[in-house]
Context: one part of a larger RNA
RNA sequence: CGCUGGUUAAGGAACUCUGCAAAUUGACCCCGUAACUUCGGGAUAAGGGGUGCCCUCUGGGGUGCAAGCUCCGGGGGGCCGCAGCAAAUCGGCUCUAGCGACUGUUUACUAAAAACACAGGACUCUGCGAACUCGCAAGAGGAUGUAUAGAGUCUGACGCCUGCUCGGUGCCGGUAAGUUAAGGAAGAGGGUCAGGGCCUUCGGGUCCGAAGCUCGCAACCGAAGCUCCGGUAAACGGCGGCCGUAACUAUGACGGUCCUAAGGUAGCGAAGUUCCUUGUCGGGUAAGUUCCGACCUGCAUGAAUGGCGUAACGACUGGAGCACUGUCUCAACCAGCGACCCG
Numbered sequence: 001c002g003c004u005g006g007u008u009a010a011g012g013a014a015c016u017c018u019g020c021a022a023a024u025u026g027a028c029c030c031c032g033u034a035a036c037u038u039c040g041g042g043a044u045a046a047g048g049g050g051u052g053c054c055c056u057c058u059g060g061g062g063u064g065c066a067a068g069c070u071c072c073g074g075g076g077g078g079c080c081g082c083a084g085c086a087a088a089u090c091g092g093c094u095c096u097a098g099c100g101a102c103u104g105u106u107u108a109c110u111a112a113a114a115a116c117a118c119a120g121g122a123c124u125c126u127g128c129g130a131a132c133u134c135g136c137a138a139g140a141g142g143a144u145g146u147a148u149a150g151a152g153u154c155u156g157a158c159g160c161c162u163g164c165u166c167g168g169u170g171c172c173g174g175u176a177a178g179u180u181a182a183g184g185a186a187g188a189g190g191g192u193c194a195g196g197g198c199c200u201u202c203g204g205g206u207c208c209g210a211a212g213c214u215c216g217c218a219a220c221c222g223a224a225g226c227u228c229c230g231g232u233a234a235a236c237g238g239c240g241g242c243c244g245u246a247a248c249u250a251u252g253a254c255g256g257u258c259c260u261a262a263g264g265u266a267g268c269g270a271a272g273u274u275c276c277u278u279g280u281c282g283g284g285u286a287a288g289u290u291c292c293g294a295c296c297u298g299c300a301u302g303a304a305u306g307g308c309g310u311a312a313c314g315a316c317u318g319g320a321g322c323a324c325u326g327u328c329u330c331a332a333c334c335a336g337c338g339a340c341c342c343g
Base pairs, nucleotide, nucleotide: 001338002337003336004335005334006333007332008331010329011328014327019324027051028050029049030048031047036041038157052079053078054077055076056075057074058073059072060071061070062069063068080084092322093321094320095319096318097317098316099314100313104116105115120155121154122153123152124151125150126149132141133140134139158309159308160307161306163239164238165237168236169235170232171231172230173229174228177227178226179225183221184220187217189215190214191213192212195208196207197206198205199204240258241257242256243255244254267301268298279295280294281293282292283291
């Protein structure tokens, strides 16, 4: 000097990112216990008091014929210590916000959470040889189930609710017209060629050319799809700008105009979302970039990518207080083990 423990005057969070760590609390009995609440809770809320041993009186239980043994109490009196759950084991508490309803689950070895799951809600698909999944197939799961069932997706208890938009994309339905594949196919053309015409130096040359075979074209016929017409947002998504206006000023219920598929409703709001920003006002402090309550100018909130509340719950995340303390002012000593010195 380090590690692990122990004690500490006065102060008591002044420490620090943060009361991290430590301390406090702690068992049982009695008294007592708020807001809020889904009436179950909250609650061991909080906050108090008691606890040993001896004597005496007394109630009751078990067992037993009884004596007795044993268990649970109640009243009175006394004794000792600083201290009677004498050791060990053994909740610190309260207030206020955020998030997630809750118990659960998770990154085996840096993340336990506000992430995942969840009961509940909704949409879509599926009529059974179901949809869906695995498999080339046979086959299997689904299910020895049958729409109060099964599968997929989203949301996430509960309460109050969930607005407008179908122009784009997706999905569903429709099908007159347009477009459209393979295939079919009238027809036209090329090649080959029996045969024929013309010319011939009789060797041949040139032109036409049926049928068949063959080559590539091709009018027209040809579904779904797409175009098209509708529907659908708890499908993917989206939800404006400018100008003017009231008898102080300010503001703008109101008006005008442009654009849009429609222009953000109820709520909430400097928010886990607010850049400017330590916004402004109020509260708490002697002093508060955090916190709480408001305001609304929402850079860039908003309704199952759910919105707003919410009792209970949380090794979650902020803020405040009480108690308590070596966290600190500011360090000291002690014990053990290392380091270090000598051998």
Predicted 3D model of a 343-nucleotide part of an RNA (large-subunit ribosomal RNA, domain IV) from Klebsiella pneumoniae. Its mean pLDDT, the model's own confidence on a scale to 100, is 89.